A computed fold for a 1510-nucleotide RNA from Heterohyrax brucei, annotated as small-subunit ribosomal RNA.
The organism belongs to Heterohyrax, within Eukaryota.
Rfam family: Bacterial small subunit ribosomal RNA.
[in-house]
RNA sequence: AGAGUUUGAUCCUGGCUCAGGAUGAACGCUAGCUACAGGCUUAACACAUGCAAGUCGAGGGGCAGCAUAGAGUUUUAGCAAUAAAAUUCGGAUGGCGACCGGCGCACGGGUGAGUAACACGUAUCCAACCUGCCUGUUAUUCAGGGAUAGCCUUGCGAAAGUAAGAUUAACCCCUGAUAGUAUUGUUUUCCCGCAUGGGGUUACAAUUAAAAGGAAUGAUAACAGAUGGGGAUGCGUUCCAUUAGAUAGUAGGCGGGGUAACGGCCCACCUAGUCAUCGAUGGAUAGGGGUUCUGAGAGGAAGGUCCCCCACAUUGGAACUGAGACACGGUCCAAACUCCUACGGGAGGCAGCAGUGAGGAAUAUUGGUCAAUGGGCGCGAGCCUGAACCAGCCAAGUAGCGUGAAGGAUGACUGCCCUAUGGGUUGUAAACUUCUUUUAUAAAGGAAUAAAGUGAGUUACGUGUAACUUUUUGUAUGUACUUUAUGAAUAAGCAUCGGCUAACUCCGUGCCAGCAGCCGCGGUAAUACGGAGGAUGCGAGCGUUAUCCGGAUUUAUUGGGUUUAAAGGGAGCGUAGAUGGGAUUUUAAGUCAGCUGUGAAAGUUUGAGGCUCAACCUUAAAAUUGCAGUUGAAACUGGUAUUCUUGAGUAUGGAUGCGGUAGGCGGAAUUCGUGGUGUAGCGGUGAAAUGCUUAGAUAUCACGAAGAACUCCGAUUGCGAAAGCAGCUUACCAGGCCAUAACUGACAUUGAUGCUCGAAAGUGUGGGUAUCAAACAGGAUUAGAUACCCUGGUAGUCCACACGGUAAACGAUGAAUACUCGCUGUUGGCGAUACACAGCCAGCGGCCAAGCGAAAGCAUUAAGUAUUCCACCUGGGGAGUACGCCGGCAACGGUGAAACUCAAAGGAAUUGACGGGGGCCCGCACAAGCGGAGGAACAUGUGGUUUAAUUCGAUGAUACGCGAGGAACCUUACCCGGGCUUGAAUUGCAUCUGAAUAAUGUGGAAACACAUUAGCUAGCAAUAGCAGAUGUGAAGGUGCUGCAUGGUUGUCGUCAGCUCGUGCCGUGAGGUGUCGGCUUAAGUGCCAUAACGAGCGCAACCCUUGCCGGUAGUUACUAACAGGUAAUGCUGAGGACUCUACCGGGACUGCCAUCGUAAGAUGUGAGGAAGGUGGGGAUGACGUCAAAUCAGCACGGCCCUUACGUCCGGGGCUACACACGUGUUACAAUGGGGGGUACAGCAGGUUGCUACCUGGCGACAGGAUGCUAAUCCGUAAAACCUCUCUCAGUUCGGACUGGAGUCUGCAACCCGACUCCACGAAGCUGGAUUCGCUAGUAAUCGCGCAUCAGCCAUGGCGCGGUGAAUACGUUCCCGGGCCUUGUACACACCGCCCGUCAAGCCAUGAAAGCCGAGGGUACCUGAAGUGCGUAACCGCAAGGAGCGUCCUAGGGUAAAAUUGGUAAUUGGGGCUAAGUCGUAACAAGGUAGCCGUACCGGAAGGUGCGGCUG
Repeated sequence: AGAGUUUGAUCCUGGCUCAGGAUGAACGCUAGCUACAGGCUUAACACAUGCAAGUCGAGGGGCAGCAUAGAGUUUUAGCAAUAAAAUUCGGAUGGCGACCGGCGCACGGGUGAGUAACACGUAUCCAACCUGCCUGUUAUUCAGGGAUAGCCUUGCGAAAGUAAGAUUAACCCCUGAUAGUAUUGUUUUCCCGCAUGGGGUUACAAUUAAAAGGAAUGAUAACAGAUGGGGAUGCGUUCCAUUAGAUAGUAGGCGGGGUAACGGCCCACCUAGUCAUCGAUGGAUAGGGGUUCUGAGAGGAAGGUCCCCCACAUUGGAACUGAGACACGGUCCAAACUCCUACGGGAGGCAGCAGUGAGGAAUAUUGGUCAAUGGGCGCGAGCCUGAACCAGCCAAGUAGCGUGAAGGAUGACUGCCCUAUGGGUUGUAAACUUCUUUUAUAAAGGAAUAAAGUGAGUUACGUGUAACUUUUUGUAUGUACUUUAUGAAUAAGCAUCGGCUAACUCCGUGCCAGCAGCCGCGGUAAUACGGAGGAUGCGAGCGUUAUCCGGAUUUAUUGGGUUUAAAGGGAGCGUAGAUGGGAUUUUAAGUCAGCUGUGAAAGUUUGAGGCUCAACCUUAAAAUUGCAGUUGAAACUGGUAUUCUUGAGUAUGGAUGCGGUAGGCGGAAUUCGUGGUGUAGCGGUGAAAUGCUUAGAUAUCACGAAGAACUCCGAUUGCGAAAGCAGCUUACCAGGCCAUAACUGACAUUGAUGCUCGAAAGUGUGGGUAUCAAACAGGAUUAGAUACCCUGGUAGUCCACACGGUAAACGAUGAAUACUCGCUGUUGGCGAUACACAGCCAGCGGCCAAGCGAAAGCAUUAAGUAUUCCACCUGGGGAGUACGCCGGCAACGGUGAAACUCAAAGGAAUUGACGGGGGCCCGCACAAGCGGAGGAACAUGUGGUUUAAUUCGAUGAUACGCGAGGAACCUUACCCGGGCUUGAAUUGCAUCUGAAUAAUGUGGAAACACAUUAGCUAGCAAUAGCAGAUGUGAAGGUGCUGCAUGGUUGUCGUCAGCUCGUGCCGUGAGGUGUCGGCUUAAGUGCCAUAACGAGCGCAACCCUUGCCGGUAGUUACUAACAGGUAAUGCUGAGGACUCUACCGGGACUGCCAUCGUAAGAUGUGAGGAAGGUGGGGAUGACGUCAAAUCAGCACGGCCCUUACGUCCGGGGCUACACACGUGUUACAAUGGGGGGUACAGCAGGUUGCUACCUGGCGACAGGAUGCUAAUCCGUAAAACCUCUCUCAGUUCGGACUGGAGUCUGCAACCCGACUCCACGAAGCUGGAUUCGCUAGUAAUCGCGCAUCAGCCAUGGCGCGGUGAAUACGUUCCCGGGCCUUGUACACACCGCCCGUCAAGCCAUGAAAGCCGAGGGUACCUGAAGUGCGUAACCGCAAGGAGCGUCCUAGGGUAAAAUUGGUAAUUGGGGCUAAGUCGUAACAAGGUAGCCGUACCGGAAGGUGCGGCUG
């Protein structure tokens, strides 16, 4: 310090999430030790048991119990003394239960319920106060009296307890005296202050004390101090305005009462105030602070432990005592709860320490000691002390230590894991060698903490201190610590490993199981699930969960924004407030500086020190940023006073305008009415129909009526605050601008609340109603059409007066002021005048610099640079919704949430793709033509069906005469049956046997099984070659996955595109280049140009064909010469020709003309065999379709292994109601049939092609010849000539069927081809629709080849013969290319996406009602208790009892309000892979969309009116 996540990618906005630190924590797994610190966050829920506050006998009367002195009695020992035992007395002594009295119990300890407050913090004040114990000073301590507890007696009661009588003491109580620097009143006089006032001083009057004795300690009065408390005030201290008004003791005064003291604290009377938008009142929540966590800080969050303050003690109220309480372990009353009870009545209060139950995710021992520290009492010893100090439990935290250290490679063996099988890894890890002993175990020793105090004694000074001697006091503790011995001995886990984020492989699983903080992983090769191996991180801990801060500049003071992302109020006026021009004077509130006080300690930081270190502790310093006081300064802000004119306003003059209000007037158009002319249609639409019209429409003329709106001028022109404003004219009202610089003299800016204005639609009342027109009706369209279109048509549209208060009320841009480059247009005015322009002011526009901005863009009319004020925003949805309140006649408007849900929503720009967007261009794409398909029969392929099997694959274009360029067996993968299991084939090794091989027989459908016969070579030999058997290692699979792959292929498309380097532009994705103009078949080229070049494609190079030349002539050729034949290049010969096959030439818009800058185009141009890529072929860019193929081949993974392998026989792939594709043959006369005659090329041939001869009608058969091929083989057909048929289902057509044959082959039954004879079906040119083709092409005619024994070939691939028609042209269909535009698409329009309905789940609003809660009001009742009052009773009296009264906790009643829970039913909302209906939006989204409003409709939505451009 950042990172992940919106997108195909980018920049931005913006949320969500993560990495860090922390905790009184909890949970999971694990666990050796020590020190320190911590431990009910929940039920202020209920509590068994024990303890937590007593002490003083030096205050007192006393003596229940204990002990002792003393005095007896009895027993025992014979008696006495004495001893022992038992027992009775005994306050005389030590002491002491209970009691009176004193002090304490108001501290210490606990908790955080209440409290939003002078409660807390801080500062100040009390001239308005109190203060036990303690300290100092002064003075005093006199004389009397009285009661009462206890004890005793008698009662009551179950108990708790209580009553009466008698009697008694005190440091108990009372009376009297004395007294001043006390208090009160009056008075004299002086000083001071801070308002009331305060302090002295004089005199008088009144009032108030005591607890002794011998001492010590005490007591009383007074004044001071200290400590502690009380009160007042300034400032600070949570959220809600969907809480805006609150308040009757309320605010103040006068006079009283009360208090320690001020005060409405309380009371009587008087006044009517007081508080509040600077947030009163109400509601919710909460103890406050020092501090703690976090953060760079500012801040944010928290307030456990420790310290300070407050509040509370089961709940509520009350007082008493006291220095202090309205009192945790006191009292009284009420309430709830628990317990005891004899039912009459009583007892209790753990939020003290332990502990129990309950609640909860969760928090400890019914421990030890007063040794230390501290507290209470006491003269003291001492007693008490769950305060405190210690120990116990708990990894709940922090810190420290350990679980060994060094060496040790052949990188050991084994194991786990991985592997390409070579190895790698675990791993210096282990073993092994050497060493150490913290810790552990055992043994021995063994503290400090006690400075001090107690008791006793001595000494000094001289009455209470000091010093010394001695004695005694230790819980923790036999602990810490030290030493010795033993021996690596006693001690490692947890989480993670897709990215963020350090760390990777295998197996299992197969959108299952599961993971997950976010993004996301899992659908058969998961580094993301589970396991394993390995690795990484931390380590006696590690992870998870929860919460807080941080990151988050994501509430922004530091430090954000508002044109389009969320966000400027619709506009103005103006109140409070905030802010405010120049000069001078003064002040000192703000501000600045110095000093003083305070800011507790602990904590924090730093220095030093102590525990072996550290944590921890001690000490010192700093800091504590604050508050208050005081002394100064005077620039700035504020206040005060004076002044100025430039801000602002006024005045005078001038021109200007669709500015406003009211009235009057005008013509054109529309509709209607009347009349005339006139006749059959009019109107309307994409096309129609509804409608109007022979009762006379439409059209046309004339006249009349009505209402509404104002053509042209007219313009990003003008005016207005905005909404808005347009015929002409009159009246009234108002504004800004310019000029002048006469007047005022800061009068200004902004503006919460408030007030006013505010399009359209809408509402009310009354008018008006021509047009148009929601709703509505009808007609069309349509699958439907509650729409778009048409015909009608009512509210409304218009006026007056009211209401309403919203719009995309927009410049999506608040107002004001100042400053900051330019160019240009225009409106108003000025510059004396001007048609000129070069100036000034005020407006309205365009373009651009700097600057700004995420970009688009803005740019003197800022979105720039600054200042002031207001408004508004803080992820999307839920929702501008609900509830509440305010306004409204209503419609509705304003204000305005939450639960829940998502990880995005969004802005700008980029590249694509798409558009029922635009422009340009191309293509047999259309058009123009020719011939077909679709109808028939057959052939063939496919689907479907069938089947034991009909093997598999290919499925829009880009499957379907496709893989298959040859299914009778084989092929063959399928089915049935029969066999084999190292296997049908290939191969290594070992052993054994045998040559190999050939032949025969038996069984069988065959495979196969069994049997028999013949039969080797080399080497001396082992052995080798070959074969078989057995064993073993490899097998085999047309089984799956083409969505794991290689290779190959189809298609877009032979379309002209696809990219790169450097440079430049842009924050960036990207752009530029590659765009533009012209041109081309072409990103072909030229010109232009922030681009310059290059690559893959195009073209060319290659093959073939067309012309010529050269070279070469055999098997080809034959002109000349020669020979020969019945005839023939047959022969010699030739190298001329044809031809063959090699090398060259030729064509390049080269030439001419026109056009053009050029590239290039054009020409029935020339020349030429060929002319503009001459024709054809091969050649297929980057890529797209998870396109096709695991069955051609190869290959990863998975699967089968007496079978999913393999062999054999038979069957099937050839089935057949049907549907489709591709073809063949036809339907005939441009033809069929018969006869005659002619002309090719490519190819192929020895298991072959075959001349020729013979036979057969023929397929063919039997002979025979040539050819391993330019040598031999083979009738081209259409065409042409001629005869016949004469328009018929025919002399067309040939399917189907019968018979007879031929050939191939082991075999033609399923299931071959061919031949002959006979039979002679459909079919007479084919619906919608659709295919091919632009020239040697279509059409038509035959020939050849591959595969192949044969062939289902009409298929495929080639070859030549004959040989057309048409193209105006690019509007339209299809496909494609380029540019541009829009986009909410990017899986890219087969996209995205809206709403109703149906289903499930979730939260929520309303709701008859039901159940609560807290508070207030009114009334009734009213305990205890203080105060007050008081005739009867008691008392001599003081006074008391009793009674009354005020107030009041609690209780009750009533009506409202507030708030919560629940509820039949109901409303919308959200979420949920594959439901229904439509298609509203995104492209011109197919009717542009959206905003406001009104009506209507299953739903999205439609329509009207006005507005906006997004």
RNAcentral holds the sequence, with entries from SILVA.